[in-house]
RNA sequence: GGUGGUAUAGCUCAGUUGUUGAGUGUGUGCUUUGCAUGCACGAAGUCCUGGGUUCAAUCCCCAGUACCUCCA
Numbered sequence: 001g002g003u004g005g006u007a008u009a010g011c012u013c014a015g016u017u018g019u020u021g022a023g024u025g026u027g028u029g030c031u032u033u034g035c036a037u038g039c040a041c042g043a044a045g046u047c048c049u050g051g052g053u054u055c056a057a058u059c060c061c062c063a064g065u066a067c068c069u070c071c072a
Stems, first nucleotide, its partner, number of pairs: 001071002004068004010024004018055001026042005048064005
């Protein structure tokens, strides 16, 4: 220098053009003498950034940024 891939909750990851989810973690309450476990409820998201297509983009297209793999 070039090829391919990834970017979504604190962390690990799903997801699909039409209201963004799970596990785990975390907060509150119940249970307990207390802790743990268990149960219930909740918070936490500019879906990496910018532009384009579309009635509508997290999803499709283009460019950029960061990281990983491979080639030289």